[in-house]
RNA sequence: UGGGGAGUAGCCAAGCGGAAAGGCAGCGGCCUUUGGAGCCGCGAUCAUAGGUUCGAAUCCUAUCUCCCCAGC
Numbered sequence: 001u002g003g004g005g006a007g008u009a010g011c012c013a014a015g016c017g018g019a020a021a022g023g024c025a026g027c028g029g030c031c032u033u034u035g036g037a038g039c040c041g042c043g044a045u046c047a048u049a050g051g052u053u054c055g056a057a058u059c060c061u062a063u064c065u066c067c068c069c070a071g072c
Stems, first nucleotide, its partner, number of pairs: 001070007010024003018054001026042005047063005
C1' cells in the first nucleotide's frame, strides 16, 4: 500500500429494512433467621459522520479501531 473480515449494554451474543432477543454480571423488590438458591422488575437511538428511504443496527459513501492474507 492492496484485498478480505469484524465493531450491538460492564462481558458474551442474536437480529441483515417496520425500529434491539437471550445468557452472565449489576441495581431494586419478594422469599429466607442470615447467606446462597429461587421468583418478579429495571438498562443499549447498535464505532463516528453523511446519504438513500415514509421508515436504517440492517442498504450506500467516507473515516476510525482491531484481526487475517498478499506485496514493497
Background: The RNA shown here (transfer RNA) has 72 nucleotides and comes from a subsurface metagenome. The sequence is in RNAcentral, with records from ENA.